Predicted 3D model of a 320-nucleotide RNA (Bacterial RNase P class A) from a Burkholderiales bacterium. The gene name in the source record is rnpB. Of the family's consensus pairs, 90% are formed in the model. The organism belongs to Burkholderiales, within Bacteria. The coordinates come from a structure-prediction model, not an experiment, and the mean pLDDT is 76. Rfam family: Bacterial RNase P class A. Rfam links the family to the GO terms tRNA processing, ribonuclease P activity and dimeric ribonuclease P complex.

[in-house]
RNA sequence: GAGGCAAGCCAGACAGCCGCGCGGGCGCAUAGCCCGUGAGGAAGGUCCGGACUCCACAGGGCAGGGUGAUGGCUAACGGCCAUGCACGGUAACGUGACGAACAGGGCCACAGAGACGAGCCGGUUAAGACCGGGGUGAAACGCGGCAACCUCCACCUGGAGCAACACCAAAUAGGCAUGCAUUGAGGCGGCUCGCGGAGCGUGCGGGUAGGUGGCAUCGAGCGGUUCUGGUAACAGGCCGCCCAGAGGAAUGGCUGUCAUAGCAUUUGGAGGCAACUUCAGGUGCCGUAACAGAAUCCGGCCUAUCGGUUUGCCUUGCUU
Repeated sequence: GAGGCAAGCCAGACAGCCGCGCGGGCGCAUAGCCCGUGAGGAAGGUCCGGACUCCACAGGGCAGGGUGAUGGCUAACGGCCAUGCACGGUAACGUGACGAACAGGGCCACAGAGACGAGCCGGUUAAGACCGGGGUGAAACGCGGCAACCUCCACCUGGAGCAACACCAAAUAGGCAUGCAUUGAGGCGGCUCGCGGAGCGUGCGGGUAGGUGGCAUCGAGCGGUUCUGGUAACAGGCCGCCCAGAGGAAUGGCUGUCAUAGCAUUUGGAGGCAACUUCAGGUGCCGUAACAGAAUCCGGCCUAUCGGUUUGCCUUGCUU
């Protein structure tokens, strides 16, 4: 210098102006003003595991679902770590549902007579049976191969989900109790006359709309740490912090300057016959770039992602 492997990090910066949600303060105020705070590495898919809530539940078994090397971590897991083995790679490293094929069933492409039942040829033999054999194929009686086919074994496993669930609670209709009412109630804008003809008043309780909690400050919490134990995952100690949230849903827009990338052009160096490639700059244009967006909360996995960047390691060329 070239190619690769593994593990991380960032997800434009600064300034000005105008806005939005939530919380707090001033204020009579649902006018306003001020202060604080406001998306992600995946908030995503909803694929696993938990917290939480309700329902169900003597005990045992069956069915159903899941997992599957060994040891560890964890609240738990199908996650993570370490090790063994198998496979791939020169290597760094990567991938693996990795128990059982003498309990049973099923399947085994192509080729081949035949994929486990038989059968062909040769020999021995009275026969049954036994021994040997070319060729095909990954595999031909060797107790073949396949269990992400059924199955067996071991272990785990109740159902539904914040639209869970709890509390407060209108109007209308219906329910129950009681009082009044055909000896005419209530109604017809206030009174009287009149009309008219079957309900009306009060109380209670259930449900709905709506509201509040759950729910966003104390947690499996977050960030540091040349602290301790451990190979590690992780656990503990110490220091610091309190960190979006509401409801169909705020977290945005504009301008300026400047990193980075991109495009165009140009100067110099190196390589090359040339086309051109590469390195270091100059100028101009572009104008923030991808995937995406919280919705009860966590731990994972998987998927998407423009670019930039750090560290360690492997293979190889050249020079000293």